[in-house]
This record gives sequence, C1' cells and structure tokens, in this order.
RNA sequence: GGAGCGGCCCGGGUGUUCGCCGGCUGAGCUUGCUCAGCGGGAGGAAAGUCCGAGCUCCAUAGGACAGGAUGCCAGCUAACGCCUGGUGGGGGUGACCCCGAGGAAAGUGCAACAGAGAACAGACCGCCGAUGUGGUCCUCGUUCAUGGCCGAGCGCCCAGGCGCUCGGUUCGUCGCGAGGCCGCAGGUAAGGGUGAAACGGUGAGGUAAGAGCUCACCGGGCUCGCGGUAACGCGAGUCGCAAGGCAAACCCCAUCCGGAGCAAGACGGAAUAGGAAGGCGCUUGAGGGCGGUCCGCCCGAGCCUUCGGGUUCGUCGCUCGAGACCCGUGGUGACGCGGGUCCUAGAGGAAUGAUCACCGGCCGCGGCUCGGCGACGACCGCGGCAACAGAACUCGGCUUAUGGGCUCUCCGACC
RNA sequence: GGAUCUGUAGCUCAAUCGGCAGAGCACCCGGUUCUUACCCGGGAGGUUGAGGGUUCGAUGCCCUCCGGAUCCACCA
Repeated sequence: GGAGCGGCCCGGGUGUUCGCCGGCUGAGCUUGCUCAGCGGGAGGAAAGUCCGAGCUCCAUAGGACAGGAUGCCAGCUAACGCCUGGUGGGGGUGACCCCGAGGAAAGUGCAACAGAGAACAGACCGCCGAUGUGGUCCUCGUUCAUGGCCGAGCGCCCAGGCGCUCGGUUCGUCGCGAGGCCGCAGGUAAGGGUGAAACGGUGAGGUAAGAGCUCACCGGGCUCGCGGUAACGCGAGUCGCAAGGCAAACCCCAUCCGGAGCAAGACGGAAUAGGAAGGCGCUUGAGGGCGGUCCGCCCGAGCCUUCGGGUUCGUCGCUCGAGACCCGUGGUGACGCGGGUCCUAGAGGAAUGAUCACCGGCCGCGGCUCGGCGACGACCGCGGCAACAGAACUCGGCUUAUGGGCUCUCCGACC
Repeated sequence: GGAUCUGUAGCUCAAUCGGCAGAGCACCCGGUUCUUACCCGGGAGGUUGAGGGUUCGAUGCCCUCCGGAUCCACCA
C1' cells in the first nucleotide's frame, strides 16, 4: 500500500448572543395570563413493529378440538424464536464465518425436461452368449446311402464307346457328431451416455461376462465397553448393506402459547332529540366476556345494524425502573451476588435549535524545524469535512440505516 | 401511537398442488381507404417491488428490507 475478518470505543467539548418546551420559587394583577430567577430537555439506533415481557381490562384466565410458534445438547434469563458455551456438518491460506441441525423403518404426496430406466427401477450403446435354439456359412471326423473317378469281369454294336455286376477311392452331396463364425432367446448395472438425483466407494480375486459373489480398506446399521451432565466421541465385535431425496409439501413426535392492547384502562365534568327505521329476545335465556367451534363459569333485560345527535375538556395511568454508573467477587462466558453513589424529557400533533469564538477529531497540501541510515513519525501553518436520523406507556433482544478510531488476518513492496 | 392487507408488461387483471410468465386495452410495422377511424395480418415490450435462503427447479414456500392502501376516541 492492497484485500479482508470479528470484537470494542466514540457519536464532539466549553463559553457568548438570540430563541423553543416542561418543572419549581417569587412578584403583578385583568384569576389564568405576564414578568423575573433557578434548574432540566433525544439515540445508538429514539426507526422497522420482527420476537419476548411488564402493566391494564375481560373468570383468580378454566377444559377439549382447531390454529400458531419453536425444534442438536447444556446453560443463562422475568421471558424469548435472543444470548453464552459445547457437539456434529460445511466453507475459507488465514483472522474467522454459515447451518429451520427432531422424524423419510406411521401414512399420503412430489420429481418438469433429458434419459433405456426416477423408486421394492432399468438393457439404448457396450460386454458375454455359460445354458437353450436357428443358419443355402467355414473346418474336421464318420457310416449306411448316393453321384463322380479308377480298375477288373461280362454283354452289345462298325477295333470306339455304351450298359450291367463287383472292388477301390487323398473327391462331392445328403445325414449324424465335434469345433468355429453369425444371429436369437437370455445373462450382465463393471464401462459409455442422460440427469439435480441411477439402489454404498476403491482395489484384488472370481466369472462366459459381470455382480458384496468372495476378500482387504473406507463408509454405514446393530450390540457391548470406556469417556462426557448431555449432544456426541473413541475402541472392540458383528451384519454384506436393509429402510435413496424433499417435511421453509401435507403430516407425526416433543415443548410452549387465553384474547386485546395506553386510542389499554380509572376518576371527575360538560352537552343532546335519552331520537328514528329494521331484526333478535325477556328466565323454555337474546346477547356479552374484541381471533374459530363446543363445553363449563360469570353477567344478564335488553342487544345488534343503519341513519341522525352531542362532546372532542381536566386529572390519573406517566416515568424509581428486570434503572444508570463505579468498586469488589463467583463463573471460560451469557450472567449472578454484595457494597457504594445518583435521579436523568415526560406534555398537547408534540419542544430539544441557530450563530460566533476557542479547543479537540479526521483528511489533503506545504514547511529555513526536530528524531531516525531510511520508509516514516513529531511539531507548525493553511484549507476542507463531520453521517444516519427525531422520544409519544415502559423495558430485554433482533434486524435495518449510518460517520470515525483502535485491535486482528493474509498478500506485496521497501527499510 | 397501535392493528391489518397488498405489490406480475404503460393500464386492468390471469397463471391448478412449485415445472417454458400469459390475456384484453394501449404501442410499433404492413395491408385496406383519396385520407383518418373501424377492420385484417405481423411484432415488440417483464430484474414477477429489492435482497437472501429452502429446493434439481420459486410469481406461489421461509426470512429481512422498500413502497402503497385500509381501520381505530368518548357520551346517550
């Protein structure tokens, strides 16, 4: 200098002037306003509303089904789907990162295209063709038959042939047998090819060729032993290997979940047409208890829909809380325990701002300076920059947006 | 502040249980006509709001963002 990875920290400070919003005290009066003083006034995410709680109302929140969420193990916690530590798997040279990671031997379902075959599969090419079977094919052997050739004998006609009989034959045909070749049936999942995926992998033996068919190693299932709280790991034995993938498909198993939300809810006050129409019901029970059904419990004489009318005032809830900071201590850690200090916006459509000066931060440029062999650093001067964003009942997390610094890893160059 | 729904071509909407993203209108070109409209023939146009995950494969399933829309107080 380049590329990257996790963690931590900060999110400017002080003052002047001018404003904004609450609170307290005092004064003035027009009795709810004005003035003066004092003191306070956004965040790490206040955001998204994605999880979990507190709080409030409805049964002291009940049962069953449906529905939803979570899903390796252990821990932490008020609780959680967060977090911490570990296990297993995967990725990276590394710092480190990722995993919705229960069940596919309960059942149902899905797999387009390609391919021969896609789930108790499949023979397209290739290999074999052991076994069975076919062949106007080739080679060899063989006997009965038959043809040719040769020899002998007999007969016939013009001394040459023809016919008959017998014998021989390194020849042919048919038949039979053996082997080969070409096919068929068939065998084969080793090889090619298709695909995201082809029914364990590699090697040797074996075989007609092959195949866990057999063997060795690896992987896997089961059993036992040892270690560990556990997930799981290690080792031994055994089984030739059965149950392929998808559950962020339905589903099954285990655990958890009642609903609504501060516009919850409580108190006080004001106002009116205590209205109209339709429907249901009055103890044989309408309706309500803000998600669906049934049961149970409670309330129960009114309730629901539409139209119309009125008020849109005050107080509480409301900020002292699983609170913040510091120290000690237990734990690898999340976190727990003990002690001390502090009080830190609370309002309504809703304030928390602007300006100037100095200081601080970062970046760039320059420098008679200093340190250093040097890369460079320190110091000084000038200029520039400062993001994302805005509490609305309150917390614990997650996620997203965002400026800068420190630490860490790898590579390259230089000293 | 709280709760819920939704996003596909320029517009309005489809897409079965996850298997090649389509239709109507609009747009462009050609024909018809003296010309335009109608009509006939042909064509173009998509990051399925964005990113990631599951899967062989995502418009549809899951997660996180972005945009849009809807609802709500009290009294009688």

Predicted 3D model of RNase P RNA and transfer RNA as a complex of 491 nucleotides. It holds a member of the Rfam family "Bacterial RNase P class A". By type it is a ribozyme. Rfam's curators write: Ribonuclease P (RNase P) is a ubiquitous endoribonuclease, found in archaea, bacteria and eukarya as well as chloroplasts and mitochondria.